[in-house]
The RNA shown here (transfer RNA) has 74 nucleotides and comes from a Candidatus Staskawiczbacteria bacterium. The organism belongs to Candidatus Staskawicziibacteriota, within Bacteria. The prediction has a mean pLDDT of 81. Its Rfam family is "tRNA". Rfam describes the family as follows. Transfer RNA (tRNA) molecules are approximately 80 nucleotides in length. By type it is a transfer RNA.
RNA sequence: GGGCGUGUAGCUCAGUUGGUUAGAGCACAGAGCUUAUACCUCUGCGGUCCUAGGUUCGAGUCCUAGCACGCCCA
Numbered sequence: 001g002g003g004c005g006u007g008u009a010g011c012u013c014a015g016u017u018g019g020u021u022a023g024a025g026c027a028c029a030g031a032g033c034u035u036a037u038a039c040c041u042c043u044g045c046g047g048u049c050c051u052a053g054g055u056u057c058g059a060g061u062c063c064u065a066g067c068a069c070g071c072c073c074a
Base pairs, nucleotide, nucleotide: 001073002072003071004070005069006068007067010026011025012024013023019057028044029043030042031041032040050066051065052064053063054062
């Protein structure tokens, strides 16, 4: 330098043909239970969906450019 892939909550990830509240588990906080902090149950908190544009009535999803990381080729 060229090609491919990934980027969504603090972490690991899902998200259907673009369609009506953006989710799960873990973590964290509170309550219950308990001798008790653990286990278990319930509830809650937590998001500029990497950035900037574009398409569209509507974008996490499609298109373009860029950025970061990984793999391959040279």